[in-house]
RNA sequence: GGCUCUAUAGCUCAAUGGUGGAGCAAGCGACUCAUAAUCGCCAGGUUACAGGUUCGAAUCCUGUUGGAGCCA
Numbered sequence: 001g002g003c004u005c006u007a008u009a010g011c012u013c014a015a016u017g018g019u020g021g022a023g024c025a026a027g028c029g030a031c032u033c034a035u036a037a038u039c040g041c042c043a044g045g046u047u048a049c050a051g052g053u054u055c056g057a058a059u060c061c062u063g064u065u066g067g068a069g070c071c072a
Stems, first nucleotide, its partner, number of pairs: 001071007010024004018055001027041004048064005
């Protein structure tokens, strides 16, 4: 320098172009003499950034940035 993949909650990951969810973690409560475990409840998102297409974009297109890999 070229090519490919990837970026979503604190973490790991989902989500046919049509209301962004789950598990774990955090918080609160129940249980217990107490803690752990277990159970219940609750909160948490500018879907990396900027544009475009569309009635409608996490999703499709373009560019930028970060990460990983391959080739030279």
The RNA shown here (transfer RNA) has 72 nucleotides and comes from a Candidatus Melainabacteria bacterium. Its mean pLDDT, the model's own confidence on a scale to 100, is 84.